Transfer RNA from Candidatus Methanogaster sp., 72 nucleotides, folded computationally.

RNA sequence: GCGCUGAUGGUCUAAUGGCUAUGACUGGGGCCUUCCAAGCCCCAAGUCCGGGUUCGAUUCCCGGUCGGCGCA
Repeated sequence: GCGCUGAUGGUCUAAUGGCUAUGACUGGGGCCUUCCAAGCCCCAAGUCCGGGUUCGAUUCCCGGUCGGCGCA
RNA backbone atom coordinates (compact mmCIF):
# COMPACT_ATOMS: atom_id res chain seq x y z
C1' G A 1 0.00 0.00 0.00
C1' C A 2 -4.26 -3.66 -1.13
C1' G A 3 -8.25 -6.96 0.54
C1' C A 4 -11.58 -8.97 4.39
C1' U A 5 -13.81 -7.99 9.05
C1' G A 6 -15.46 -5.34 13.39
C1' A A 7 -17.05 -0.60 16.39
C1' U A 8 -24.24 -0.45 20.35
C1' G A 9 -24.74 2.54 28.29
C1' G A 10 -18.84 2.15 32.69
C1' U A 11 -18.25 -3.63 30.93
C1' C A 12 -20.24 -7.78 27.93
C1' U A 13 -24.20 -8.54 24.51
C1' A A 14 -29.10 -8.93 21.11
C1' A A 15 -31.54 -6.45 17.26
C1' U A 16 -31.75 -9.64 8.52
C1' G A 17 -35.33 -1.39 6.99
C1' G A 18 -40.67 -0.25 11.13
C1' C A 19 -44.23 0.43 18.04
C1' U A 20 -40.60 3.66 23.53
C1' A A 21 -33.17 -0.25 20.74
C1' U A 22 -32.64 -6.42 24.04
C1' G A 23 -30.69 -8.79 28.19
C1' A A 24 -26.90 -9.41 31.92
C1' C A 25 -23.05 -7.29 35.20
C1' U A 26 -21.71 -2.73 37.71
C1' G A 27 -23.90 1.93 39.96
C1' G A 28 -28.25 4.60 42.68
C1' G A 29 -33.07 4.00 45.35
C1' G A 30 -36.74 0.81 47.59
C1' C A 31 -38.97 -4.07 49.52
C1' C A 32 -37.60 -8.33 52.40
C1' U A 33 -34.22 -9.57 56.80
C1' U A 34 -32.76 -8.61 63.98
C1' C A 35 -28.21 -7.39 60.71
C1' C A 36 -25.42 -8.97 56.34
C1' A A 37 -25.58 -11.91 52.03
C1' A A 38 -29.07 -13.89 48.60
C1' G A 39 -33.82 -12.79 46.31
C1' C A 40 -37.62 -9.19 44.28
C1' C A 41 -39.08 -4.17 42.24
C1' C A 42 -37.76 0.64 40.20
C1' C A 43 -34.18 4.23 38.14
C1' A A 44 -29.72 6.17 35.47
C1' A A 45 -26.56 5.25 31.42
C1' G A 46 -25.75 3.37 24.65
C1' U A 47 -25.96 2.80 18.30
C1' C A 48 -17.46 5.52 16.46
C1' C A 49 -17.50 10.35 13.09
C1' G A 50 -19.33 12.89 8.41
C1' G A 51 -22.44 12.42 4.15
C1' G A 52 -26.06 9.65 0.96
C1' U A 53 -30.54 6.32 -0.19
C1' U A 54 -35.49 5.80 2.02
C1' C A 55 -41.89 7.71 4.30
C1' G A 56 -38.55 5.49 7.91
C1' A A 57 -31.37 3.55 8.96
C1' U A 58 -28.22 0.10 14.63
C1' U A 59 -29.29 -2.34 9.81
C1' C A 60 -28.13 -0.49 3.05
C1' C A 61 -24.26 2.73 0.15
C1' C A 62 -19.74 6.22 0.12
C1' G A 63 -15.74 8.53 2.82
C1' G A 64 -12.94 8.92 7.49
C1' U A 65 -10.90 7.19 12.45
C1' C A 66 -9.53 3.12 15.47
C1' G A 67 -8.97 -2.41 16.39
C1' G A 68 -8.28 -7.57 14.37
C1' C A 69 -6.85 -11.04 10.27
C1' G A 70 -4.55 -11.94 5.51
C1' C A 71 -1.46 -10.53 1.11
C1' A A 72 2.50 -7.65 -0.69

Rfam family: tRNA. The family's RNA type in Rfam is transfer RNA. The same sequence occurs in records of 7 taxa. Model confidence (mean pLDDT): 82 of 100. The organism belongs to Candidatus Methanogaster, within Archaea.